[in-house]
RNA sequence: GCUACUGUGGCUCAGUGGCAGAGCACCACCUUGGUAAGGUGGGGGUCGCGAGUCCGAUUCUCGCCAGUAGCU
Numbered sequence: 001g002c003u004a005c006u007g008u009g010g011c012u013c014a015g016u017g018g019c020a021g022a023g024c025a026c027c028a029c030c031u032u033g034g035u036a037a038g039g040u041g042g043g044g045g046u047c048g049c050g051a052g053u054c055c056g057a058u059u060c061u062c063g064c065c066a067g068u069a070g071c072u
Base pairs, nucleotide, nucleotide: 001071002070003069004068005067006066007065010024011023012022013021018055026042027041028040029039030038048064049063050062051061052060
């Protein structure tokens, strides 16, 4: 330098155009003599950035940024 893939709560990841979710973690409560485990509830996201298409974009298109892999 070229190609491909990835970017979504603190972490790991779903989500193929119609109000953004799960597990773990965190907080409160229940349970226990106490802890762990278990149960119930709760908080936390400008979906990497900018533009385009569309009535409507996390999703489709383009550019940029970052990361990973491959080629040279």

Model confidence (mean pLDDT): 82 of 100. The RNA shown here (transfer RNA) has 72 nucleotides and comes from a Clostridia bacterium. The source organism's lineage runs through Bacteria, Bacillati, Bacillota and Clostridia. It matches the Rfam family "tRNA". Rfam links the family to the GO term triplet codon-amino acid adaptor activity. By type it is a transfer RNA.